[in-house]
Molecule: Bacterial RNase P class A
Organism: Phycisphaeraceae bacterium
């Protein structure tokens, strides 16, 4: 100098103009109040992760005597916090680095393996009341061979018995060394021994007890004990602590139109009463069904009523009608609330190693719902490329990016990310 990795900070550069989108406030307008009207002005308008929806809460509704069991989660200690599986500090284990010290950094699901059950592949002799493959050893007992000494017998040379030495073996002894393995029933050294072994001793480790320091995890020291207790709980399990369910499509309010129910007015038909007629009163029935539409209007089909005409007298053809008002309950479309002022932010100060907390001042900072947050232009800035030259300036061109996008809110965790800067580590090259 360049590259890579990890961690941190910033995160689609700044200013201005024009045109839009959305929300709030204010004002105005009407083919005059909208199922959801139109226009203008001012102001606000995505993120560090808005993401994954993993953990903890607020809030809402539902459920709920109390306790136990079951199930799930968490797990060194102390603190922070509304809470947490998060954060800070410390303790302990393991790993790394250096300038090797009372240093620095990283990492750990870090309770219990002397409550019980279970598992420990392959290899290996042996894997938990261990074991003997290679190897080491013959001290005791037995056997074989040889040397030597003593002794008894035949006495040339042999032979008997006993001792001693050397070599080999059996019965055995050992677990130091080799070997297997992730792991082999403490480690190092000295003594000891036939060879060995906590067999003995010293130190380290371990266990128990005590003292001291610390809130504590724990640490240090002393005494005692040759040592008993392999590993795995992210296997069951044990212990301690925590834990109701569903989520803003929670939940609440208003409610068009259609349909439903009820009542009234008008109309038609039938019956009854008063009545000479006109007319009036009472009762009952009818005004329907289907398709299209969110609804109305409109249209079509079937059926009904009334009127007119024709005749073969119960059929055919044509026309008209089926209206209006009020109330009720549930509730759809739709609208409103929940909704964004909150365990809020910025600055200062105080307490604390820190996480964080107290106090004071100031600030208001998206709220969409087929779902807004965008586009264009100019100047400046930055980077790259090209050209020119008076050599650090001018001109021109290109670019200003990735991951991703609010949807009830908040605290965390995790994951993704182009570029710039900072810190640490590693690698390469060059110089001293």
């Nucleotide at each position: 100098u360049g590259g890579c990795g990890u961690g941190g900070a910033c995160g689609u550069g700044g200013c201005g103009g024009c045109c839009g989108c959305u929300c709030g406030c204010c004002c105005g307008c009407c083919a005059g109040u909208g199922g959801c009207g139109c226009g203008g002005g001012c102001g606000g308008g995505a993120g560090g992760a808005a993401a994954g929806u993993c953990c903890g809460a607020a809030c809402a509704c539902g459920a709920c005597a109390g306790g136990a069991c079951a199930c799930g989660g968490u797990g060194g200690u102390g603190g922070g916090u509304a809470a947490c599986g998060c954060c800070c500090a410390c303790c302990g284990g393991c790993c790394c680095c250096c300038u090797c010290g009372c240093g620095g950094g990283g990492u750990c699901a870090g309770g219990g393996a002397a409550a019980g059950u279970g598992c420990c592949a392959c290899a290996g002799a042996g894997a938990a009341c261990a074991g003997a493959c290679c190897g080491c050893c013959c001290a005791c007992c037995c056997c074989c061979g040889g040397g030597u000494c003593a002794u008894g017998c035949c006495c040339a040379g042999g032979u008997u018995u006993g001792g001693u030495c050397c070599g080999g073996g059996g019965c055995g002894g050992c677990a130091a060394g080799g070997g297997u393995g992730a792991a082999a029933c403490g480690g190092u050294g000295c003594g000891g021994u036939a060879a060995g072994a906590g067999c003995g001793c010293a130190c380290c480790g371990c266990c128990g007890c005590g003292c001291u320091g610390g809130c504590g995890a724990c640490a240090g020291c002393g005494c005692g004990g040759g040592c008993a207790c392999g590993g795995c709980a992210a296997a069951c399990c044990c212990c301690a602590c925590c834990g109701c369910g569903u989520g803003c499509a929670a939940g609440g309010c208003c409610a068009a139109g259609c349909a439903g129910c009820a009542u009234c007015c008008a109309c038609g038909c039938g019956g009854g009463c008063c009545g000479a007629c006109c007319g009036g009163c009472c009762c009952g029935c009818g005004a329907c069904g289907g398709c299209u539409u969110g609804u109305c209007c409109g249209g079509c089909c079937g059926g009904g009523g009334c009127c007119c005409g024709g005749c073969g007298c119960g059929c055919c053809g044509g026309g008209c009608c089926g209206g209006g008002a009020u109330g009720c309950g549930g509730g759809u479309a739709g609208g409103c609330c929940g909704c964004u002022c909150g365990a809020g932010g910025u600055c200062g100060u105080c307490g604390g190693c820190a996480a964080c907390g107290g106090c004071g001042a100031c600030c208001c900072c998206a709220g969409a719902u087929g779902a807004a947050u965008g586009g264009c232009c100019g100047c400046c800035c930055c980077g790259c490329c090209g050209c020119g030259c008076a050599a650090g300036c001018g001109c021109g061109g290109c670019g200003g990016a990735a991951c991703a996008g609010a949807a009830u809110u908040c605290g965390g965790c995790u994951u993704a990310c182009g570029g710039u800067c900072c810190a640490c580590g590693c690698c390469a090259c060059a110089g001293c």